[in-house]
Context: one part of a larger RNA
RNA sequence: CUGGGUAUAAAGGGUGCGCAGGCGGGUCUGUGCGUCAAGGGUUAAAGACCCCGGCUUAACCGGGGAAGUGCCCUUGAAACGGCGGAUCUUGAGUGUGAGAGAGGAAGGUAGAAUUCCUGGUGUAGUAGUGAAAUACGUAGAUAUCAGGAGGAAUACCAGUGGCGAAGGCGGCCUUCUGGCUCAUUACUGACGCUCAUGCACGAAAGCGUGGGGAGCAAACAGGAUUAGAUACCCUGGUAGUCCACGCCCUAAACGAUGUAUGCUUGGUGUUAGAGCUUGCUCUAGUGCCGUAGGAAAUCCGUUAAGCAUACCACCUGGGGAGUACGACCGCAGGGUUGAAACUC
Numbered sequence: 001c002u003g004g005g006u007a008u009a010a011a012g013g014g015u016g017c018g019c020a021g022g023c024g025g026g027u028c029u030g031u032g033c034g035u036c037a038a039g040g041g042u043u044a045a046a047g048a049c050c051c052c053g054g055c056u057u058a059a060c061c062g063g064g065g066a067a068g069u070g071c072c073c074u075u076g077a078a079a080c081g082g083c084g085g086a087u088c089u090u091g092a093g094u095g096u097g098a099g100a101g102a103g104g105a106a107g108g109u110a111g112a113a114u115u116c117c118u119g120g121u122g123u124a125g126u127a128g129u130g131a132a133a134u135a136c137g138u139a140g141a142u143a144u145c146a147g148g149a150g151g152a153a154u155a156c157c158a159g160u161g162g163c164g165a166a167g168g169c170g171g172c173c174u175u176c177u178g179g180c181u182c183a184u185u186a187c188u189g190a191c192g193c194u195c196a197u198g199c200a201c202g203a204a205a206g207c208g209u210g211g212g213g214a215g216c217a218a219a220c221a222g223g224a225u226u227a228g229a230u231a232c233c234c235u236g237g238u239a240g241u242c243c244a245c246g247c248c249c250u251a252a253a254c255g256a257u258g259u260a261u262g263c264u265u266g267g268u269g270u271u272a273g274a275g276c277u278u279g280c281u282c283u284a285g286u287g288c289c290g291u292a293g294g295a296a297a298u299c300c301g302u303u304a305a306g307c308a309u310a311c312c313a314c315c316u317g318g319g320g321a322g323u324a325c326g327a328c329c330g331c332a333g334g335g336u337u338g339a340a341a342c343u344c
Base pairs, nucleotide, nucleotide: 003316004315005314006313007298008297012312014201015200016199017198021194022193023192025088026087027086028085029084030083031082033081034080035077036076037075038074039073040072041071042070049065050064051063052062053061054060091191092188093187094186095184096183097182098181099180103177104176105175106174107173108172109171110154115149116148117147118146119145120144121143125136126135162169163168206247207246208245209244210243211242215241216240220236221235222234223233258311259310260309261308262307263306266289267288268287269286270285271284272283273282274281275280276279293300294299317344318343319342326337327336328335329334
C1' cells in the first nucleotide's frame, strides 16, 4: 500500500454553513466522450518464458519462437455512465390553513430569600462542631418589629416533558427574530446528498478595558484534627462568579455511536398535531421492552451497533508523547499541526 476497522479493545472531527471535488430519481430521444467487440500498427536490442545448439558439465554464450499491460488507427455496438434535447413527480423546495415550544436578542417588571444600614422592643449570650476553638456580643449582639439600600438567582408548576446544529436554554410582560410539526396537494420540476480548504458558532476556567459586587468562594489568614496536615471540618476572606465590549477555542464538548437516504416482526408509555366510527388509525418527536439479524461479550435492535448506498473524518502494538523541532494563531496562559532516537 492493500485489507480490516472506529459504543466499551487503537480509531467519529465539539457543532453547523458551504466553494472546489466525489456521488446523484422516473420516461423518451440524439450523440458516441467513457465502455465493449473485431481487425491492423507499434510495443528497439539485451533480459524474462519455451525449443534447439556451443564451451567435458554448469554458470556463461549463440540461434529460433512465442508472449507483451499499454498507446495509436480503422470499422462496428449502444445496455450502463457522460454530454445535448424533451418530459414526469415520488426526492427537494414554495404557497395556503392551523399548532406547540426554558430557541435567540433587546427592554421593562414582580415576589420570596440572604446580606447590609437606620430606628423601636429586649438582655446575655450567639454562632459553630464528632467534640471544640478561632469569630461575633454589655460600645447592646443573636431574637423580633418597622423602614430603607443593593446584587444575584427565579421555589411550587417540573415531567427518561419541551426547544436548539452543538455548546446550551427555566419568574412574568412587551418588541424584534430563527427553526420545527401537522393538514392541504395548489405551484416549481431533480433545483438533491456529502463536503478537504474556508467561514461562523462554541460550557467552565482564564485574559484586556470599564463598571458592579448581595451570597458563594480558588489564593490567603486564623482555629481545630493529626506523628505531621501546605488537606478533609470550622471562622473569616481576595480574585472570580454578574454587566458591556474585545479576546481565548479547550472539555468524559458523551449517545464515548459522523451526515444523508432506502429497506427490515411487534408490544407498551409519553409530547405536538391530524382523521374519524371515541377508542382506534396516521404523521413527527421522545422513552422502555423485545423479533429477525448483529456483537468477543455487555448489549444494540424502525431513534440500529441489522441489511445496503453516497460522501467526509479518523485508526494501524505499549512507552517516549500530544513531548521536541518548525510553521500558523494568541496580549498572555497557551492552542492547532505533530515526529524521531531509544526502550519493552
Molecule: small-subunit ribosomal RNA, central domain
Organism: metagenome